Bacterial RNase P class A from a Minisyncoccota bacterium, 341 nucleotides, folded computationally. RNAcentral holds the sequence, with entries from ENA. A source record names the gene rnpB. The organism belongs to Minisyncoccota, within Bacteria.
């Protein structure tokens, strides 16, 4: 210089006038009162993805969450974690010159299925040129062409009529055992001519792991309101059991009538923050110190000035940890080529 890996960290500033949630304080009404309203003063007021709602948990409610099939999900080892599919380490195997990256990485030695086209043949079958024995008919081969994504082990030698694990070395497999290492797994002896395409994000088999709805959960005040007919034991659940509840309630289903306000649940939490300590990290103990949105037609906003201008994706709706997707910018460390010293 130019391309290129990996992480870190911001999310325009600043000043002015004006709204809007929400906490405190203090004033006024209105109220036995809790509280409510409304004025002022001060404090606080969106993310790094608040987003896909794709895993995992918290929390409610059904059994105290049972048991069995069914069905889903994940699958190299070890650790972390509340748990996870997430994250650290590692191994195996790919990719790239590297710095780095990817992997759904059990089992095709238990069955079942499918492998287009092309080919002789896509799995216990088979020979289309070819070689080789034969006058021929026929037989023997699987080396060599050829076909295809994929063809019954690679290379040499050796032997054969011709060939061929038919034999030999060596590599690849398998199987025992030995070092090393928690493990995965790696290195090594011995023995086995070789078991046998490939596909398990196809059925399936081993394993592990999940009960089920979800904050519109659920608890509780106010207010209203008419019942009526049919069906039927309700509750979670796919289904069976077994559990609790009832014995005329209660579910359902059809027609009718009402109501559609308010409190909680909801911000104190697996919590930040800093400092130390253990760990290789992920993460984890202990101390001090902080309070940090909470709306409910749903606030976090407009306007005007400075700055040359522009101002990316994008809005909490119970609440955490990841994952994945959008996206503007800064920095820092590192590979690789090119120049120059």
């Nucleotide at each position: 210089u130019u391309g290129g890996u990996g992480g870190u960290c911001c999310a325009a500033g600043c000043g002015g006038u004006c709204g809007c949630c929400g906490g405190u304080g203090c004033c006024a009404a209105g109220g036995u009162g809790a509280c409510u309203u409304g004025g002022c003063a001060u404090c606080g007021g969106a993310g790094g993805a608040a987003a896909g709602u794709c895993c995992g948990g918290g929390c409610u409610c059904c059994a105290u969450a049972g048991a069995a099939c069914a069905u889903g999900a994940c699958g190299c080892c070890g650790g972390g974690u509340a748990a996870c599919a997430c994250c650290c380490g590692g191994g195996a195997g790919c990719c790239g010159c590297a710095a780095g990256g990817c992997u759904a990485c059990a089992g095709a030695g238990a069955g079942u299925g499918c492998c287009a086209c092309a080919g002789a043949a896509a799995a216990u079958a088979u020979a289309c040129c070819g070689c080789c024995c034969g006058c021929a008919a026929g037989g023997g081969u699987a080396a060599g062409g050829g076909u295809g994504a994929a063809a019954u082990g690679g290379u040499g030698g050796g032997g054969c009529a011709a060939g061929a694990g038919c034999c030999c070395a060596c590599c690849g497999c398998g199987u025992c055992c030995c070092u090393g290492g928690c493990a995965a797994c790696a290195g090594g002896u011995a023995c086995g001519g070789c078991a046998g395409g490939g596909u398990a994000a196809a059925c399936c088999u081993c394993g592990u792991c999940a009960g089920g709805a979800g904050c519109a959960a659920g608890a509780c005040c106010a207010a209203g309101c008419a019942g009526c007919a049919g069906g039927u034991g309700g509750g979670u659940u796919g289904u069976u059991c077994g559990c609790c509840c009832u014995c005329a309630a209660g579910c359902c289903u059809g027609c009718g009538g009402g109501u559609a306000g308010g409190u909680c649940g909801c911000a104190c939490g697996a919590g930040c923050a800093u400092g130390u300590c253990g760990g290789a990290g992920a993460c984890g103990g202990c101390a001090u110190g902080c309070c940090u949105g909470g709306a409910u037609a749903g606030a976090u906003g407009a306007c005007c000035g400075c700055g040359c201008a522009a101002g990316a994706c994008a809005g909490a709706a119970c609440c955490c940890g990841g994952c994945u997707u959008a996206u503007g910018g800064a920095c820092c460390a590192c590979c690789a080529u090119c120049u120059u010293u």